[in-house]
Context: one part of a larger RNA
RNA sequence: GCCUGCGAGUUAAUCUUUGCGGCGAGGUUAAGGGAGUGACACCCGGAGCCGUAGCGAAAGCGAGUCUGAAUAGGGCGCCACAGUCGCAAGGAUUAGACCCGAAACCGGGUGAGCUACCCAUGGCCAGGGUGAAACGAGUCUAACCACUCGUGGAGGCCCGAACCUACUAACGUUGCAAAGUUAGGGGAUGAGCUGUGGGUAGAGGUGAUAUGCCAAACGAACUCGGAGAUAGCUGGUUCUCCCCGAAAUAGCUUUAGGGCUAGCGCCAUGCGUUCAGCACCGGAGGUAGAGCACUGAAUGGGCUAAGGGGCUUAUCGCUUACUGACCCCAAUCAAACUCCGAAUGCCGGUGUUCCACAGCAUGGUGGUCGGACUACGGGUGAUGAGAUUCGUGGUCGAAAGGGAAACAGCCCAGAUCAUCGGCUAAGGUCCCAAAAUUCCAACUAAGUGGGAAACGAUGUGGGGUUACUGAAACAACCAGGAGGUUGGCUUAGAAGCAGCCACCCUUUAAAGAGUGCGUAAUAGCUCACUGGUCUAGUGAUCCUGCGCGGAAAACUUAACGGGGCUAAGUUGGAUACCGAAGCCAUGGGCUUCAGCGUUAGCUGGAGCGGUAGGGGAGCGUUCUGUUCGCGGUGAAGGUUGACCGUGAGGACAGCUGGAGCGGACAGAAGUGAGAAUGCAGGC
Numbered sequence: 001g002c003c004u005g006c007g008a009g010u011u012a013a014u015c016u017u018u019g020c021g022g023c024g025a026g027g028u029u030a031a032g033g034g035a036g037u038g039a040c041a042c043c044c045g046g047a048g049c050c051g052u053a054g055c056g057a058a059a060g061c062g063a064g065u066c067u068g069a070a071u072a073g074g075g076c077g078c079c080a081c082a083g084u085c086g087c088a089a090g091g092a093u094u095a096g097a098c099c100c101g102a103a104a105c106c107g108g109g110u111g112a113g114c115u116a117c118c119c120a121u122g123g124c125c126a127g128g129g130u131g132a133a134a135c136g137a138g139u140c141u142a143a144c145c146a147c148u149c150g151u152g153g154a155g156g157c158c159c160g161a162a163c164c165u166a167c168u169a170a171c172g173u174u175g176c177a178a179a180g181u182u183a184g185g186g187g188a189u190g191a192g193c194u195g196u197g198g199g200u201a202g203a204g205g206u207g208a209u210a211u212g213c214c215a216a217a218c219g220a221a222c223u224c225g226g227a228g229a230u231a232g233c234u235g236g237u238u239c240u241c242c243c244c245g246a247a248a249u250a251g252c253u254u255u256a257g258g259g260c261u262a263g264c265g266c267c268a269u270g271c272g273u274u275c276a277g278c279a280c281c282g283g284a285g286g287u288a289g290a291g292c293a294c295u296g297a298a299u300g301g302g303c304u305a306a307g308g309g310g311c312u313u314a315u316c317g318c319u320u321a322c323u324g325a326c327c328c329c330a331a332u333c334a335a336a337c338u339c340c341g342a343a344u345g346c347c348g349g350u351g352u353u354c355c356a357c358a359g360c361a362u363g364g365u366g367g368u369c370g371g372a373c374u375a376c377g378g379g380u381g382a383u384g385a386g387a388u389u390c391g392u393g394g395u396c397g398a399a400a401g402g403g404a405a406a407c408a409g410c411c412c413a414g415a416u417c418a419u420c421g422g423c424u425a426a427g428g429u430c431c432c433a434a435a436a437u438u439c440c441a442a443c444u445a446a447g448u449g450g451g452a453a454a455c456g457a458u459g460u461g462g463g464g465u466u467a468c469u470g471a472a473a474c475a476a477c478c479a480g481g482a483g484g485u486u487g488g489c490u491u492a493g494a495a496g497c498a499g500c501c502a503c504c505c506u507u508u509a510a511a512g513a514g515u516g517c518g519u520a521a522u523a524g525c526u527c528a529c530u531g532g533u534c535u536a537g538u539g540a541u542c543c544u545g546c547g548c549g550g551a552a553a554a555c556u557u558a559a560c561g562g563g564g565c566u567a568a569g570u571u572g573g574a575u576a577c578c579g580a581a582g583c584c585a586u587g588g589g590c591u592u593c594a595g596c597g598u599u600a601g602c603u604g605g606a607g608c609g610g611u612a613g614g615g616g617a618g619c620g621u622u623c624u625g626u627u628c629g630c631g632g633u634g635a636a637g638g639u640u641g642a643c644c645g646u647g648a649g650g651a652c653a654g655c656u657g658g659a660g661c662g663g664a665c666a667g668a669a670g671u672g673a674g675a676a677u678g679c680a681g682g683c
Base pairs, nucleotide, nucleotide: 001683002682003681004680005679006678011095012094013093014092015091016090017089018088019087020086021085022084023083026050027049028048032044033043034042054061055060064076065075066074067073098236099235101233105226106225107224108223109222110221116200117199118198119197120196121195122194123193124192125190127159128158129157130155134151135150136149137148138147139146163187164186165185167184168183169182170181171180202218204214205213206212211220239618240617241616242615243614244613249262250261251260252259253258263368264367265365266364267363268362269361270360271359273356274358276353277352278351279350280349281348282347283346289340290338291337295334296333297332299330300329301328302327306323307322308320309319310318311317371396372395373394374393375392376391377390378389379388380387401412402411403410416588417587418586419585421584422583423582427578428577429576430563431562432561436575438574439573440572441571442570443569449565455549456548459546460545461544462543463542464541465540466539467538468537476533477532478531479530480529482506483505484504487501488500489499512527516525517524589608590607591606592605593604594603595602596601619672621669622668623667624666625665626664627663628662629661630660637656638655639654640653641652643650644649
């Protein structure tokens, strides 16, 4: 891992609701007893319980009573009235209470044959080195001291086996081994190693402290018991079909991944169009927008009070490149501004459409309280986020189908079943790949299409305004482009052309006290301007369509789904066709409503996606009762098969097997397996 088997809402009591039944102003027995083959049934047993009357704290009174001084008022009652006992089902409570699962807590025991420390008694440490004290002798000395040589054999001394250890590396890592092997390393007469016997016990011991060790997981051992501890947590929870079908919100919560009440679901009963849409009528309101009348913000101009500076002065005053309220003109801004002010939405009335799993009420009983994206209206944020937080709608959630290459939340559309029938939606129609290589008019040349901004550009199409132009424009070519004068100043120089000032006059067809290059300064080239040649349009600017640049990333082309496309791209228009589980057609099933019908049913309308969840109807397993049957001429079980049923399932036949089994109607449950890192066995 697979297969087979086992494996989870039970039982009891009480309360409550519903269904069915008995009796009914009553209903019912409990313990216990009798009888009986008996555990079923039967007969006693009325204690007790519920109901038939309430009110009051109570005494108590009673269709009333309490309060009260009250005959008042008020509160609760009566007048309106059915209960009770069983059976079954839903729910609740108390119990382990659907099942499995802690870490832990407490109690009684068992452990020191592992290990920590201790006690008693034994054992072990090859070999080699060093050479302390002490002693002896000698030298020296007056003597001691000292020195030399020898003897000696100390040491948590040295080297190094056994033994002990575990510093490094590799191997090993389903190992040789639940801690090892190999090669090196450390200690190796000591705080050494070790045998045997004994001691200390869990709220504890022991500990050269590592929270270490106490029998291979010790911040408190193990084992049995309390015990099915508790688990707002995780996982799992077993047959079928039919109908309906949510929520991820509010308030409160030591509350936030849990609850309770409400909201939304389902079921039953009652009401009977009250609901919803639309039309009209009547309302409330201060948003969008707009505005500046208020409150504030804020720009320019005008006018002026006032202030500052200056002058003057006894006072009065005068003046000003300064600032400048109020007021006036022009132009603005606001969630907490409003002289104004919609569209929607909301409330009410009338009418109408509609008869749908619309609405409302009561009762019973669930799930939900982590939501997601998208469009629009806002807040927070950076007018960031697949961000976050509200509001309104949609989809997903709980929704399959078609489209978007692929793609919960986007677009179209809501799957009862069948059909080798038809029509459409979104989206498409060259090939992959169903359907137009369809038609008309334009644009694009960038493979733009098929990713991106500020910004840049004689790309190209359309439209507008304006200037010059047959009295000849624009471009090109030919020619001129002069004189006073080198203007004045400045400067070493300044001559059109470093800089400052001025920018005149003359000759002219025209020519600047000079547009640029250039020189040290001149010179030189050139432009403006003018004439000629030539000949028909030439400039400037604004709006707009489609394009261009801006444009760099990591496995592989990789920014059309691919081929490929100059349309098979883009814009506008037109006609066909394709295209879904949509709609239609034909047939079948089920639900529900209405009408008809005694029933059986018939006709017609509507409906049948679905998670949590509610409701309804069934299948099957084991056993029991009643009844009917089968079986050695072959039961159950196994196996094969083209049968029946919407399904759970059920027949029949062959083979196998070799002794029990089934149908109908009731009843009772250890009643259905794929999941729980489920349990046991097999492989």

The part of an RNA shown here (large-subunit ribosomal RNA, domain II) has 683 nucleotides and comes from Bellilinea caldifistulae. Taxonomically the source falls in Bellilinea (Bacteria, Bacillati, Anaerolineae, Anaerolineales). The full RNA is in RNAcentral, with records from Rfam. Model confidence (mean pLDDT): 85 of 100.